[in-house]
About this RNA:
Small-subunit ribosomal RNA, central domain from a Candidatus Berkelbacteria bacterium, 350 nucleotides, folded computationally. Its Rfam family is "Bacterial small subunit ribosomal RNA". Lineage of the source: Bacteria > Bacteria candidate phyla > Candidatus Berkelbacteria. It was read from a public genome assembly.
Context: one part of a larger RNA
RNA sequence: CUGGGCGUAAAGAGUGCGUAGGUGGUCUUUUAAGUUGUCAAUGAAAUUCCGAGGCUCAACCUCGGAAAGCUUGAUAAUACUAAUAGACUCGAGGCCAAAAGGGGCAAGUGGAAUUUUCGGUGUAGGGGUGAAAUCCGUUGAUAUCGAAAAGAACACCAAUGGCGAAGGCAACUUGCUAGUUUGGUUCUAACACUGAGGCACGAAAGCGUGGGGAGCAAAAGGGAUUAGAUACCCCUGUAGUCCACGCCCUAAACUAUGCAGACUAGUUAUCGGGAGCAUCGACCCUCCUCGUAACGUAGCUAACGCGUUAAGUCUGCCGCCUGGGAAGUACGGCCGCAAGGCUAAAACUC
Numbered sequence: 001c002u003g004g005g006c007g008u009a010a011a012g013a014g015u016g017c018g019u020a021g022g023u024g025g026u027c028u029u030u031u032a033a034g035u036u037g038u039c040a041a042u043g044a045a046a047u048u049c050c051g052a053g054g055c056u057c058a059a060c061c062u063c064g065g066a067a068a069g070c071u072u073g074a075u076a077a078u079a080c081u082a083a084u085a086g087a088c089u090c091g092a093g094g095c096c097a098a099a100a101g102g103g104g105c106a107a108g109u110g111g112a113a114u115u116u117u118c119g120g121u122g123u124a125g126g127g128g129u130g131a132a133a134u135c136c137g138u139u140g141a142u143a144u145c146g147a148a149a150a151g152a153a154c155a156c157c158a159a160u161g162g163c164g165a166a167g168g169c170a171a172c173u174u175g176c177u178a179g180u181u182u183g184g185u186u187c188u189a190a191c192a193c194u195g196a197g198g199c200a201c202g203a204a205a206g207c208g209u210g211g212g213g214a215g216c217a218a219a220a221g222g223g224a225u226u227a228g229a230u231a232c233c234c235c236u237g238u239a240g241u242c243c244a245c246g247c248c249c250u251a252a253a254c255u256a257u258g259c260a261g262a263c264u265a266g267u268u269a270u271c272g273g274g275a276g277c278a279u280c281g282a283c284c285c286u287c288c289u290c291g292u293a294a295c296g297u298a299g300c301u302a303a304c305g306c307g308u309u310a311a312g313u314c315u316g317c318c319g320c321c322u323g324g325g326a327a328g329u330a331c332g333g334c335c336g337c338a339a340g341g342c343u344a345a346a347a348c349u350c
Base pairs, nucleotide, nucleotide: 004321005320006319007304008303012318014201015200016199017198021194022193023192025088026087027086028085030083031082033081034080035077036076037075038074039073040072041071048066049065050064051063052062053061054060091191092188093187094186095184096183097182098181099180103177104176105175106174107173108172109171110154114150115149116148117147118146119145120144121143125136126135162169163168206247207246208245209244210243211242215241216240220236221235222234223233258317259316260315261314262313263312266295267294268293269292270291272289273288274287275286276285299306300305323350324349325348332343333342334341335340
């Protein structure tokens, strides 16, 4: 390489959009490139296979015959693929009518809490812990009442619930904007799937410039604990956390499970939509459909488990794996302000 694999053993790229490429629904016409048959050329000898023969046998050797593959030409076939022309509607998309939602961006508004400041009441403690101490307090703290300011986050609702490609998204209102679902006696007519490169998005931390800074809190300081305590606990506390713009591009970025399509028992719960039954109108109930969950048949699996949301049975395309360590490192290249990221070995060793 072939073969075999990728939930947990090595292995699904963090996610999407999409170029090339690969693959592609139903029917008909034509062509005959692929494909298939026949014939011809080529396919050196040795080798291989079959049949004889020679060394006493065998290996070995000799003779005869046969064979495969590639390529080329001629001719025939037309199921499939391809091409050509035309048609279709079930894939895909549009349109119409409804529907739900923390989807995104921006602006505005709100209450609870916290801290600080000012004022009133009030007096000796408060705080903290396993116990303490550092710490705050007679220059009046803690507590309590009133006022003001600031920043950040949005209790209850809340869910096994919703939305989003993923990251993620939650007070309320408005504006702008994207996707999804259901129903249709509607339109286009295969316009599709996947997707190397590429482009875009991408938690937290981190970086740059300028703001902001209540609470929390790496670093740092102190108090304890301890044999020690560069920790766990306590008192402080700076970056940061927040905003704007620009970078960074990584995560147990996890469902550790790529995307799309088809097929294959059921039961239960639930979100959204529709139809039916019923009703004065609804709920309940029955059915269809999109999603989210729990269990489970067949089947699969090394087992655990998965099980119509598959890890079952198949198809298309992409990514990835090939003993452990050295190592996701060195070197080189590309990217980055830096931190570093991406790509990615070997010697040696077991």